[in-house]
Context: one part of a larger RNA
Molecule: large-subunit ribosomal RNA, domain II
Organism: Pseudomonadota bacterium
RNA sequence: UCCGGCGACUUACGGUCGGCGGCAAGGUGAAGCGGUUCUGCCGCGCAGCCGAAGCGAAAGCGAGCCUGAACAGGGCGUCUGAGUCGCAGGCCGUAGACGCGAAACCACGUGAUCUACGCAUGGCCAGGAUGAAGUGGGGGUAACACCCCAUGGAGGUCCGAACCCACUAGUGUUGAAAAACUAGGGGAUGAGCUGUGUGGAGGAUUGAAAGUAUCAUCAAACGUGGAGAUAGCUCGUUCUCUCCGAAAUAACUUUAGGGUUAACGUCUCGGUAGUUGCUAUCGGGGGUAGAGCGACUGAAUCGGAACGGGGGCCUACCCGGCUACCCGUCCGAACCAAACUCCGAAUACCGAUAGACCAAGCCGGGGCAGCUAGACGGCGGGGGAUAAGCUCCGUCGUCGAGAGGGGAACAACCCAGACCGCCCGCUAAGGUCCCCCAGGCUGGCUCAGUGCGAAAGGAAGUUGGGCCCCCUAGACAGCCAGGAUGUUGGCUUAGAAGCAGCCACCAUUUCAAAAGUGCGUAAUAGCUUACUGGUCGAGGGGCCCUGCGCCGAUAAUGAACGGGACUAAGCCAGCCACCGAAGCGGCGGGCGGACAGCUUGCUGUCCGCGGUAGGAGAGCGUCGCACGUUAGAGUGAAGGGGCACGGACGACGGGCCCUGGACGAGGUGCGAGUGAUCAUGCCGGA
Repeated sequence: UCCGGCGACUUACGGUCGGCGGCAAGGUGAAGCGGUUCUGCCGCGCAGCCGAAGCGAAAGCGAGCCUGAACAGGGCGUCUGAGUCGCAGGCCGUAGACGCGAAACCACGUGAUCUACGCAUGGCCAGGAUGAAGUGGGGGUAACACCCCAUGGAGGUCCGAACCCACUAGUGUUGAAAAACUAGGGGAUGAGCUGUGUGGAGGAUUGAAAGUAUCAUCAAACGUGGAGAUAGCUCGUUCUCUCCGAAAUAACUUUAGGGUUAACGUCUCGGUAGUUGCUAUCGGGGGUAGAGCGACUGAAUCGGAACGGGGGCCUACCCGGCUACCCGUCCGAACCAAACUCCGAAUACCGAUAGACCAAGCCGGGGCAGCUAGACGGCGGGGGAUAAGCUCCGUCGUCGAGAGGGGAACAACCCAGACCGCCCGCUAAGGUCCCCCAGGCUGGCUCAGUGCGAAAGGAAGUUGGGCCCCCUAGACAGCCAGGAUGUUGGCUUAGAAGCAGCCACCAUUUCAAAAGUGCGUAAUAGCUUACUGGUCGAGGGGCCCUGCGCCGAUAAUGAACGGGACUAAGCCAGCCACCGAAGCGGCGGGCGGACAGCUUGCUGUCCGCGGUAGGAGAGCGUCGCACGUUAGAGUGAAGGGGCACGGACGACGGGCCCUGGACGAGGUGCGAGUGAUCAUGCCGGA
C1' cells in the first nucleotide's frame, strides 16, 4: 500500500414543538390486588399529576385581586372555552451524550537487582624507574650550622600490563549491538578500582552540580485508581432520490479561528390581492459630482508712478527726495480647498396616487438550521507611494455553492445558468489561411513583421485637412558676376581698420552692397554672408491640426501572434454570409407545483427542476420478532462464483448455469448494536 472484518448522533429522565391516535371540562391511572390463554393482557385500584381562575410577599379575597384613605388611577387577570394520556419524530436540558486524541492534576501503591551518594565487611593493582625525611660513618664548628659517602624507601611521583575510563578517527546507522567494533588515547598506591550486604524515593532522594541519576522512562519515575478528566482545537462520521437553498454582515462579548441576538435559508399556520417587487405621475428633504468665492473661512500667483504704515539710503534745522525691501488696503487679471459654500445636479432615498405585462412576493406567529476567516472584477472613496495578487469602507457583478462556450493554458474577465435522451435546427461571446468548425466583397491606411509589450522625448517616414508668405514683372535651389565710397565712423586701446568692448548706426555712388552674417589677422590682409544683376524656367518656403508608422527598447536555458505562417491571413470604415455553447428551438421521456375537468386518480394546459452549509419530503437495503409449524426446499435452502436481464432516475430487484449441503424467501406490520475508499483508525491476511 492493497484485501477482508470491526468502527462514530445512542440510551435514561425532564422540557418544548408539530404529526398520528384515545377520551374530553375533563384526561390519566402509580404502587398494589384479583383474574388470565402468564416476559403479556383484562378488571379493580380515586394515592398522585396536568387542566377547568386568578390576584397578592402573605393573611386572604375571588371574576376579580393587589396597591391605596379611595367607590381614583395603575398592575396582573376575566370577557375571547381545551385539555390530557399514549406512540413514533424534530430540537433543548441533565447525564461521558457523535467517535478517537492530549500536555497535565490528585490519591494510594511499586521500585536504588540499572544508576548517584553513604555505611558495613571483603578482594585487587605484572614489572620497571626516581630516591624525600630519618639514621650510620667521615669531614667540619667553641658548639651548632653546613658538606660528603652510605643506608633508608616517602610520593593524589614517573614509564607501563591487568583493572578502570572514554579524548580522536574510521566502521556501523532496517547495526553483530536501542551506544558497539577496530586502531590509537587517559588513569593505573589513589579524591583508586571492585564483590557481597545494607540505607534513604517522587515535589522526594541523590548530586566534586550536568537539571545529572532514581531499572533502555526524568524541569518531577512507574503501576492502578478518580477516569469515558477536560480539549471554544485537529481528524473522522457509513444507502438513494425529490423540492427549496444560505452566510462569511451588525451589536455585545477576558471577545477576536469561540459564542448570543438580529440579518439571510427552510418547513408550517394565519393574514394581505394593486397586495410585495416593479413602472408611471405627483409630493418631499438633502448639500455629493460639478461649479464658485468682489458670498464666508482659509490658501495662493502676476501686474499697477492708486494709498497708508514700517525698514534702508540721501539730506538732516525744517520741508522733503529715492527705494528691483516688508505689511496692509485699493484697482486689474488668473486661480485652490475632505474638515470653505452665494450656488448646485444626475442618481439614490421616503411618501402618496394609479396600474397592464413580468416576477411572487409582502406582513405576523411557530419548528429546525447553517453562517458571523470571504475572494476577485467594475464604479465612488480612505490608508499606502494617484505601489502591491496590499489594506479598509460603499455599491453592483461573478466565484464561493456554477457545469458549458470564449479568452493558447487560467475560481473571480466576456458569453451563458447543465432534469434526461437524439448521428436534428438557430444563435451568444468569440471567430471564419493551416493546425481547427466557418469568408467573401467595397473604399482607405500601414512597409514597421508595425500588427505580435512600454513613457517622457526625438525625427525632411508617410495620409488627409487648414492658415500665412514668395512666384512668368521669373520665385526656391544651383551656377556666373558684383558686393563699392566718406571711412581705419567716434570712443577705448600698445593696436581695435565691418568682425575684443562701449556709443552711434549717418551719408554718397549705385541694378545692388550692413557704421556689417560668419571664418580669419598682432592689427591690416584674405575668404564669406546679407543685398543685386545674369543664367535657368515652375512652383517654392513656413506654421498648425490629424490617421498610420520610426527611434527611444539592455539580463541572465529560447520565449512579448497559442504554433505554422501571413504584406494581408495587419489596421480603419462598411456590407452580406457562415461557424460557434449543456443558451434558444424541434422530437421523445421523467419529476415537482398551480389551475381546470371529471369516472378521486387519471387527463389536459401552463410554469418550474445547477447547487456547498443547511431545512423539508419520499424511498432502497441489512439483522431480529409477529402473522407463521407461511410459500418453497436433498427432484437441493442459505451462502459463494459466472452470464447477462428488469425498473420511473437511484438506493436496488430478478432469472439461468456452476458451487454449496440445510434451511427458509416474498408480503403486511413491529423493533434496531442497520449501510464504511478515508479517523498518521483497530484486528487479521497478502